[in-house]
RNA sequence: UCAGACGGCCGGAUGGCCGCUCCCGGUGCCUCGGCGCCGGGGGAGGAAAGUCCGGGCUCCAUGGAAACGCGGUGCCGGGUAACACCCGGCGGGGGCGACCCCAGGGAAAGUGCCGCAGAAAGCAAACCGCCCGCCGAAGCCUUGGCGAAGGCGGGUAAGGGUGAAAGGGUGCGGUAAGAGCGCACCGCGUUGCCGGCAACGGGAACGGCACGGUAAACCCCACCAGGAGCAAGACCAAGUAGGGGCGGCAGGCUUCGGCCAGCGGGUUUCCACGCCGCCGCCCGGGUAGGUCGCGCGAGGCGUCCGGCAACGGGCGUCCCAGAUGAAUGGCCAUCCCCCCUUCAAGGGGGACAGAACCCGGCUUACAGGCCGUCUGACGCU
RNA sequence: GGGCGCGUAGCUCAGCGGGAGAGCACUUGCGUGACAUGCAAGGGGUCGCUGGUUCAAUCCCAGCCGCGCCCACCA
Numbered sequence: 001u002c003a004g005a006c007g008g009c010c011g012g013a014u015g016g017c018c019g020c021u022c023c024c025g026g027u028g029c030c031u032c033g034g035c036g037c038c039g040g041g042g043g044a045g046g047a048a049a050g051u052c053c054g055g056g057c058u059c060c061a062u063g064g065a066a067a068c069g070c071g072g073u074g075c076c077g078g079g080u081a082a083c084a085c086c087c088g089g090c091g092g093g094g095g096c097g098a099c100c101c102c103a104g105g106g107a108a109a110g111u112g113c114c115g116c117a118g119a120a121a122g123c124a125a126a127c128c129g130c131c132c133g134c135c136g137a138a139g140c141c142u143u144g145g146c147g148a149a150g151g152c153g154g155g156u157a158a159g160g161g162u163g164a165a166a167g168g169g170u171g172c173g174g175u176a177a178g179a180g181c182g183c184a185c186c187g188c189g190u191u192g193c194c195g196g197c198a199a200c201g202g203g204a205a206c207g208g209c210a211c212g213g214u215a216a217a218c219c220c221c222a223c224c225a226g227g228a229g230c231a232a233g234a235c236c237a238a239g240u241a242g243g244g245g246c247g248g249c250a251g252g253c254u255u256c257g258g259c260c261a262g263c264g265g266g267u268u269u270c271c272a273c274g275c276c277g278c279c280g281c282c283c284g285g286g287u288a289g290g291u292c293g294c295g296c297g298a299g300g301c302g303u304c305c306g307g308c309a310a311c312g313g314g315c316g317u318c319c320c321a322g323a324u325g326a327a328u329g330g331c332c333a334u335c336c337c338c339c340c341u342u343c344a345a346g347g348g349g350g351a352c353a354g355a356a357c358c359c360g361g362c363u364u365a366c367a368g369g370c371c372g373u374c375u376g377a378c379g380c381u
Numbered sequence: 382g383g384g385c386g387c388g389u390a391g392c393u394c395a396g397c398g399g400g401a402g403a404g405c406a407c408u409u410g411c412g413u414g415a416c417a418u419g420c421a422a423g424g425g426g427u428c429g430c431u432g433g434u435u436c437a438a439u440c441c442c443a444g445c446c447g448c449g450c451c452c453a454c455c456a
Stems, first nucleotide, its partner, number of pairs: 001377010012335007020043011045352001049363002052361005057229004062272007071224004075089005090104001091102004105220002110218002112214003127160002129156007139146003168186006187209001188207004193202003233292004243283007251260003262275003285455003299318008336350005382452007391405004399436001407423005429445005
C1' cells in the first nucleotide's frame, strides 16, 4: 500500500423567529371547575418495527400436592429476576490465516419410512464379471483325451453397473478365485487407568466387526411451564327493555353445632377455602364521556474492587416523553457530508424509520461516517 | 395496542414427505343455416419469498412479505 476478520460508537451541528404537548411557579376571570396570560424546565429510536422468546404488573372467587394430556427446551460449566438470551470451554465442519458456522441428548427400548433405478434396500442380494467341478458344438492330437463357444451345478461382495445409501477403510500376505481368512495402521465396541467440576481428551488391554440412514417422523430420557392479556383491570357519569333463549346447580340428614352431596382456572384425585338465587353462553338494548392504572425503574452516567468474560458489589451523582384522532413540527441563516457541473460561483440531496403499560433479549430494515485490535500478500528499511 | 387464521392455474378449492390436481373459465376441432347446450382434444403453475432438516419439501422447521377475522364500556 492492497485485500480481509472481529469488536465498539455516531447516525447531522449551532443560532434566530413562529407553533404543539406535558410538568412546575406566579397571576387574572368566572357558572368553582375550567379557561387565559407571564416565566422556567422536559419532549422518539438503535431499531420505537416483527410480536418470536423471557419476566414484572393485573384479572381469572384462591392456594398447596400428585397424575394425565398439551406445549417447549436439549454438548458441558457459569451469568441472570428469567429465557430458546449472553459468556467461557468441548466436539464436528469451513478458511493459508485473523476468524466464522452448527435445532450439538438417545437409532444395541419399540414402531414407521427409505419412491424411481437396481439382481438385491433391512435378521439383504449373484445382473455382468472372476474362479472351480461336470457335460460339451467347432477345433487339436498320440483315437480317447484336451477343449477358453455354450449348457448345468457351485464358490466369491475384490472389480463393473444402479442408487443418497450395497453390511468397516487403506496396504501387505493369503487363496482355485475371493473374503477380517491372517497381520499392520485408522475407525468401531467392551473393560479398566490418567488429566479435567464436567462436556471431553490421552494412552493401554481385549474383541475380527456384531451396530445403514431418518427423531425439524411417532417415540424414549432429562428439565421447564396454570390461563389470559393494559381493549388486562378499578372507579365515576350519562342512557336503555335490569328484555328473551339455552344450560348448570339450587339437594338430603340433623341433636341446628354441623355432616354427606353439588359447583368453583385443560382433565382427574386429595387437602384447605368460598358459595346457596347465583353462574356461564348466545340474541337483543344503551353509551362512544371522564379519572386512575401511567412514568423512581431488574433506571442512566462516572469511578473503584472481584471475575478470562458474561456479570456482580461498593461509593458518588442525575430525574430524563407520557399523547388518546393521538404532541415531539415549520421557516431562515451559517457550517458538515454526498452527487452533478465548474476556474470560481451555482443546483440537488441527507438512510431505515417514528413511542402508546413497562423491562431483558432475539430477529429483521438501515445512506454515510469514526475508533480500536488482529490476519494475509507485496514493497522498502 | 393485543390475539388468531390464510396464501396452490385467471377464479373457487383439494392435496400434506416421493407423479402438482379437480370444477368453472380460456383455446382449437366436431356438431348447427347461425348461437347456446353438448362431445372430443389441448394450453396454462418461481405451490407468497428466502434459508435450513432430509437422499428427496407444496407438505417438516425458522425468518421475512401480503391479506382477512376477532377483542371497548354499561345494565
Molecule: RNase P RNA; transfer RNA
Organism: Kiloniellales bacterium